[in-house]
Context: one part of a larger RNA
């Protein structure tokens, strides 16, 4: 000496379930594998270290000793780890009671608006812009009234509100269904945490087959702008956006912050749900508990910004990842994909 890190400098896997593995609560007891200790054997010579000696000295050499952190066998110890057995309830799970929620899937229903079609009224404009023009309109538009068709999205409520592992989820009703939370403390008795591989889920765009198509709108066309204008603005407009089934598997998949547990000042708002007081009662209000979600802030941390019981504080367990910039998330190869491409992932060279 036996690494330091990952919010923004390089670095948290998009998210979950879970295999191997790693890690593991309290009490008693057996064993003695790890661990500790005694003994024996071995640990070649040379070298290193110590004593003595030989070349005039030294280097060098000779001789004796020590050391050799190790290994094996054997005797012992039993706190810790391990393992067998027995027990416990605080970790974990189950039951019962209760309400909250855009959690998921399927089916049904509603109203507003846009567009289109039919009919009425009505006449010369409408539309659009910075200003215009393309465009639409006397074959009667725009405006307005009545009727009809169809698709998509669900104003207000709506909220640093809620739910979900993440992606994400918002009109109403029904059916099926997942999770979380509060209360109770009846039951099981460590059944736990993490999780390489693996499996599943996974916005948008994109792909395949079939359907649908109102509005919007890549591409495309035209009109403007401009030196040009393959743009920004305008008039149109096809894929697509929607549905079913199957692929794709990516993202600034972000809290740019992995998951679990414990501990460490407070203040204030808000969602869910308990207890005590208050009230005739519900409520307001006061005190107090649990779960979630925001803001401010102590100690501490941080390069600073900031974080701060929802930690980026203090510790423990397990996984993933980083190691100067470019080359490059590329080439080659493998695996996956219908393709687009995804994933794994270099080097030369160069600064």
């Nucleotide at each position: 000496c036996u690494g330091g890190g990952c919010g923004u400098a390089a670095a948290g896997g998009g998210c979950g379930c879970g295999u191997a593995g790693g890690c593991g609560g309290c009490c008693g007891u057996g064993c003695a594998a790890g661990u500790c200790u005694g003994g024996u054997g071995u640990g070649a010579a040379a070298g290193c270290c110590c004593g003595g000696g030989g070349c005039u000295u030294a280097a060098c050499c000779c001789u004796g000793g020590a050391a050799g952190u190790g290994c094996a066998c054997u005797g012992g110890a039993u706190a810790c780890u391990g393992u067998g057995c027995g027990g416990c309830u605080u970790g974990a799970g189950u039951g019962c009671c209760g309400g909250a929620g855009a959690g998921g899937a399927g089916g049904g229903g509603g109203g507003a608006a846009u567009u289109c079609c039919c009919g009425g009224u009505g006449u010369a404009g409408c539309g659009g812009u910075g200003a215009a023009a393309u465009g639409c309109g006397u074959a009667g538009a725009u405006a307005u009234c009545g009727g009809g068709a169809g698709g998509a999205a669900u104003a207000c409520c709506g909220g640093u509100g809620g739910c979900g592992a993440a992606g994400g989820c918002g009109c109403c009703c029904c059916u099926c269904u997942g999770g979380a939370c509060g209360g109770u403390u009846a039951c099981u008795g460590a059944c736990g945490c993490u999780g390489a591989g693996g499996c599943g889920c996974g916005a948008a765009a994109g792909c395949g087959u079939g359907g649908g198509g109102a509005g919007c709108a890549a591409a495309c066309a035209g009109g403007a702008u401009u030196a040009g204008a393959u743009a920004c603005c305008c008039u149109g407009g096809u894929a697509g956006u929607c549905c079913a089934c199957g692929c794709u598997g990516u993202a600034a998949a972000c809290g740019a912050u992995g998951c679990c547990c414990a501990c460490u000042a407070g203040g204030u708002g808000u969602g869910g749900u308990g207890g005590a007081g208050g009230u005739u009662a519900u409520a307001a209000c006061u005190c107090u508990g649990c779960c979630g979600u925001g803001c401010c802030g102590u100690a501490g941390c941080u390069a600073a910004c900031g974080c701060g019981u929802u930690a980026a504080g203090u510790g423990g367990g397990c996984c993933g990842c980083c190691u100067g910039g470019g080359g490059a998330g590329u080439a080659c190869g493998g695996c996956c994909g219908c393709a687009a491409g995804g994933u794994u992932a270099a080097a030369a060279c160069u600064c």

The prediction has a mean pLDDT of 90. Small-subunit ribosomal RNA, central domain from Thermodesulforhabdus norvegica, 351 nucleotides, folded computationally. The source organism's lineage runs through Bacteria, Thermodesulfobacteriota, Syntrophobacteria, Syntrophobacterales and Thermodesulforhabdus. The full RNA is in RNAcentral, with records from ENA and SILVA. Rfam family: Bacterial small subunit ribosomal RNA.